[in-house]
Context: one part of a larger RNA
RNA sequence: CUAUGGUUAAGGAACUCGGCAAAAUGCCCCCGUAACUUCGGGAGAAGGGGGGCCAUGUCUGGUGAGGGAACUUGCUUCCUGAGCUGGGUGUGGCCGCAGAGACCAGCGAGAAGCGACUGUUUACUAAAAACACAGGUCCGUGCGAAGCCGUAAGGCGAUGUAUACGGACUGACGCCUGCCCGGUGCUGGAACGUUAAGGGGACCGGUUAGCUCCAUUUCGGUGGGGCGAAGCUGAGAACUUAAGCGCCAGUAAACGGCGGUGGUAACUAUAACCAUCCUAAGGUAGCGAAAUUCCUUGUCGGGUAAGUUCCGACCUGCACGAAUGGCGUAACGACUUCAUUCCGGAUGUCUCA
Numbered sequence: 001c002u003a004u005g006g007u008u009a010a011g012g013a014a015c016u017c018g019g020c021a022a023a024a025u026g027c028c029c030c031c032g033u034a035a036c037u038u039c040g041g042g043a044g045a046a047g048g049g050g051g052g053c054c055a056u057g058u059c060u061g062g063u064g065a066g067g068g069a070a071c072u073u074g075c076u077u078c079c080u081g082a083g084c085u086g087g088g089u090g091u092g093g094c095c096g097c098a099g100a101g102a103c104c105a106g107c108g109a110g111a112a113g114c115g116a117c118u119g120u121u122u123a124c125u126a127a128a129a130a131c132a133c134a135g136g137u138c139c140g141u142g143c144g145a146a147g148c149c150g151u152a153a154g155g156c157g158a159u160g161u162a163u164a165c166g167g168a169c170u171g172a173c174g175c176c177u178g179c180c181c182g183g184u185g186c187u188g189g190a191a192c193g194u195u196a197a198g199g200g201g202a203c204c205g206g207u208u209a210g211c212u213c214c215a216u217u218u219c220g221g222u223g224g225g226g227c228g229a230a231g232c233u234g235a236g237a238a239c240u241u242a243a244g245c246g247c248c249a250g251u252a253a254a255c256g257g258c259g260g261u262g263g264u265a266a267c268u269a270u271a272a273c274c275a276u277c278c279u280a281a282g283g284u285a286g287c288g289a290a291a292u293u294c295c296u297u298g299u300c301g302g303g304u305a306a307g308u309u310c311c312g313a314c315c316u317g318c319a320c321g322a323a324u325g326g327c328g329u330a331a332c333g334a335c336u337u338c339a340u341u342c343c344g345g346a347u348g349u350c351u352c353a
């Protein structure tokens, strides 16, 4: 010096991002126990007292020697009750610093946030406010169900049948869940428009048997131009034709969205009020510098000698807001926060070794 233990004057968190670590609490019995509450809890709340050993008294439970009585004479019944033993309680005494004497063995209280809860999770840096959850809502599915696995056969769903099964969102409980269907999605509609392959085949083209014209000829032909049937073939308009899309409706616990400007009241300030523009509709209740507030350490109050955090308010919400749920909430939490705030207790965390 490192690791692991032990003790410490006075102080007692002054340490530190943070009480990290350590200390302290710890068992049994008795007394006593607040706010709040879903009346179950909270609660072991908190906070107090007692605890060893010896002697002795008393109460009570178990066992029941011995003795006695009765008759129905029995492995009978009843009464008494020594001894041994378990527990409660009283009195007196003894020892130590200390009597749950070691080991083992809750620290407690207050406030706030988040999540209702018990559970689950990143095997090997994250246990949480994340996931799940009971409860709520919506959508699909009538049974050879929907959905899923498989090329199929077949299987799961389910030896179930809408109080069932599958999918999505929310997440106990309480009070609630506002407005917008213009966009996107989904559902419905089938009149009209658009729309593929296919059907259809007008019209146009290629090829040429044949016909015809010109030139030339050794009269056998040769070369060139035009028309052109059938067949084969290229291209192809009208017309016909589904879903879809357009179109018309519905639907937000579907994805989502939920304004601006100017003026106005007997001081000032503010604006219940008015005007105007835009929109599908302009944010309702509740909450609000918040796990959301940039400016910001907002302002006021509380707590401290001193408080960028914390608690209570205000509302100017850069950029809360109602099942992407809003606001509360008893209980619960190895969660987060409160110079642990007035905290209480105890401490080598520290002064400072």
Base pairs, nucleotide, nucleotide: 008353010351011350014349027051028050029049030048031047036041038172052094053093054092055091056090057089058088059087060086061085062084063083066080067079068078069077070076071074095099107344108343110338111337112336113335114333115332119131120130135170136169137168138167139166140165141164147156148155149154173328174327175326176325178258179257180256183255184254185251186250187249188248189247192246193245194244198240199239204234205233206232207231210227211226212225213224214223215222216221259277260276261275262274263273286320287317298314299313300312301311302310

About this RNA:
The part of an RNA shown here (large-subunit ribosomal RNA, domain IV) has 353 nucleotides and comes from Streptomyces cinnamoneus. Its mean pLDDT, the model's own confidence on a scale to 100, is 85. Its Rfam family is "Bacterial large subunit ribosomal RNA". The organism belongs to Streptomyces, within Bacteria.